[in-house]
RNA sequence: GUAGCGCGAAACUAGGGUUCCGGCUUCUUUUUCGAAGUGUCUGGUCCGAGAGUUUCCGGCUUCGUCAUGACGAGGCUCCACGGAGGGAUAAAAGCCCGGGAGAU
Numbered sequence: 001g002u003a004g005c006g007c008g009a010a011a012c013u014a015g016g017g018u019u020c021c022g023g024c025u026u027c028u029u030u031u032u033c034g035a036a037g038u039g040u041c042u043g044g045u046c047c048g049a050g051a052g053u054u055u056c057c058g059g060c061u062u063c064g065u066c067a068u069g070a071c072g073a074g075g076c077u078c079c080a081c082g083g084a085g086g087g088a089u090a091a092a093a094g095c096c097c098g099g100g101a102g103a104u
Base pairs, nucleotide, nucleotide: 006057008056009055010054011053012052015047016046020044021043022041023038024037025036026035027034058077059076060075061074062073063072064071065070079099081102085097086096087095
């Protein structure tokens, strides 16, 4: 310097904050309704991993069947240390910039 390697999807989890629900506090109110604050409130909704799990699809490949186009049964789909800073959303994060910069 070049080429290849799926920079695939979904569900869940690690994790995340606080728009909504709920909790708690204060105020108002005959009561109800309501208002404000609080995530240093376990939670529900929500966001959520390239280097987490599972499943599906895709790719490469072997065999068989039939017949000329498919079906079925298998195998493989590796490796992966990683800032600071910035961005989105209500806000934040193993989200995005990013298999980045860098390191080996």